A computed fold for a 100-nucleotide RNA, annotated as Purine riboswitch aptamer. Its mean pLDDT, the model's own confidence on a scale to 100, is 78. Rfam family: Purine riboswitch aptamer. For this family Rfam cites "Riboswitches Control Fundamental Biochemical Pathways in Bacillus subtilis and Other Bacteria" (Mandal et al., Cell, 2003). Its Rfam clan is "Purine riboswitches".
[in-house]
């Protein structure tokens, strides 16, 4: 931004999906073992832990490592629950009513 049910009618009114925004959890973290790649590269694969919690547990730029085995900082969600909001005028189309 809407969209459905229901209140005998309704543009009133509730409740539901939907979407926003915010709060908690999680730090998209941490430990292990196996295996990959190597400046055109920095991952794959299992376990396990973390959360009164299901799922995830990556992804891109940057740095930094002189060819080895090891990454680091940044920015980014997604998933549970909970709360709150999705307003008002204008105009135009329709529908219904009054009048002439």
């Nucleotide at each position: 931004a809407u969209u459905a049910c229901g209140u005998a009618a309704a543009g009133a009114c509730g409740u539901a999906a939907c979407c926003c925004a915010c709060a908690u959890a999680u730090a998209u973290g941490c430990u292990a073992g196996a295996g990959a790649a190597u400046a055109u590269g920095g991952c794959u694969c299992u376990a396990g832990u973390g959360u009164u919690u299901c799922u995830a547990c990556c992804c891109g730029a940057c740095a930094c490592c002189g060819u080895a085995a090891a990454c680091g900082u940044c920015g980014g969600a997604c998933u549970a629950u909970g709360c709150g909001g999705g307003a008002a005028a204008g105009c135009a189309a329709c529908u219904u009513u009054u009048g002439g």